[in-house]
This record gives sequence, C1' cells and structure tokens, in this order.
RNA sequence: GGGCCCGUGGUCUAGCUGGUCAUGACGUUGCCUUUACGAGGCAAAGGUCCCCGGUUCAAGUCCGGGCGGGCCCA
Repeated sequence: GGGCCCGUGGUCUAGCUGGUCAUGACGUUGCCUUUACGAGGCAAAGGUCCCCGGUUCAAGUCCGGGCGGGCCCA
C1' cells in the first nucleotide's frame, strides 16, 4: 500500500429482510432475607448505538467519507 471483518450502558453481548418504548448477562445502588458476610429475591440508575454527511415518512440497521481495532496478502 491492497483486500476482508468489527465498533451498541463501566465490561461482554442480542438486534434476522429499516418501523412505536435498543436485548440480556456481569457489575453498581437501594430494599427484603441473615447475628454478619456470601448466596438468593425485588426494584432502580446507567446508552452521543465511534464521528460527519447522504437516502427515507422513519436509520443501531442501508450508502459515502473519516477515526480506531483485528486478520490476511505484498
């Protein structure tokens, strides 16, 4: 330099052919339970869906250009 793949709460992750309020787990906080702790139960908070632009009535999803990461070729 060229090709391919990926980017979603603090971490990991679902989201299939665009469609109402973005999914779950771990973690965090509060409450219950316990003499404590842990485990367990209930609830809550937590997201610029990497950035910019485009298409569309509507974009996490499609298109273009960047940025970052990974793999392969040279």
Transfer RNA from Candidatus Methanolliviera sp. GoM_asphalt, 74 nucleotides, folded computationally. Taxonomically the source falls in Candidatus Methanolliviera (Archaea, Methanobacteriota, Candidatus Methanoliparia, Candidatus Methanollivieraceae). Its Rfam family is "tRNA". It is annotated as a transfer RNA. From the family's description: Transfer RNA (tRNA) molecules are approximately 80 nucleotides in length.